The RNA shown here (transfer RNA) has 75 nucleotides and comes from a Candidatus Altimarinota bacterium. The RNAcentral record of the sequence draws on ENA. Rfam family: tRNA. NCBI's taxonomy places the organism under Bacteria, Bacteria candidate phyla, Candidatus Altimarinota.
[in-house]
RNA sequence: GUACUUGUAGCUCAGUGGAAGAGCAGCAGUUUGCGAAACUGUAGGUCGCUGGUUCAAUUCCAGUCAAGUACACCA
Numbered sequence: 001g002u003a004c005u006u007g008u009a010g011c012u013c014a015g016u017g018g019a020a021g022a023g024c025a026g027c028a029g030u031u032u033g034c035g036a037a038a039c040u041g042u043a044g045g046u047c048g049c050u051g052g053u054u055c056a057a058u059u060c061c062a063g064u065c066a067a068g069u070a071c072a073c074c075a
Stems, first nucleotide, its partner, number of pairs: 001071007010024004018055001026042005048064005
């Protein structure tokens, strides 16, 4: 440099046009002599960024940034 994959909650990941969810972690409660564990509840996200298409975009298209993989180059 070319092609491809990935980017969603603090972490690990789902969701692939009708508008975002799980597990773990956090917080509160129940329980306990106090913790832990267990159970119940709760908060947390302009879906990497910028445009476009659409009545409607996390989802489709283009560009761009970051991480990774393969190939090429390395005089």